[in-house]
RNA sequence: CAAAAGGAAAACUAGGGUUCCGGCUUUCUUCGUUCUAGAAGGGAGCGUCUGGUCCAAGAGUUUUCGGCCUCGCAUAACGAGGCUCCACGGAGGGAUAAAAACCCGGGAGAU
Numbered sequence: 001c002a003a004a005a006g007g008a009a010a011a012c013u014a015g016g017g018u019u020c021c022g023g024c025u026u027u028c029u030u031c032g033u034u035c036u037a038g039a040a041g042g043g044a045g046c047g048u049c050u051g052g053u054c055c056a057a058g059a060g061u062u063u064u065c066g067g068c069c070u071c072g073c074a075u076a077a078c079g080a081g082g083c084u085c086c087a088c089g090g091a092g093g094g095a096u097a098a099a100a101a102c103c104c105g106g107g108a109g110a111u
Stems, first nucleotide, its partner, number of pairs: 007065006015055002020052002022049001023046009066084007086106001088109001092104003
């Protein structure tokens, strides 16, 4: 100094937090119980609540589309088959309610 075979979308997972739901704690009100037993609603707090919703991978999974090659007919279109590899990685910052393996980013750097 160079190193692109690195496309798009969807579903999901590892992972992630706490808007909403649920759960737990506490408190207030009302009802109930007095033979003892709680229930409903409101407030505050807890994600050090395994949950539902939610976010989610370049280097995780699957599927579809796309791309390339070969063959058949062959102008094209179409059909069949194949290929689409590999990939160590911060700190910091950003979004959202919030965080993250999200985004900056196959970046800096390492090799």
Molecule: Guanidine-I riboswitch aptamer
Organism: Nitrospira sp. Ga0074138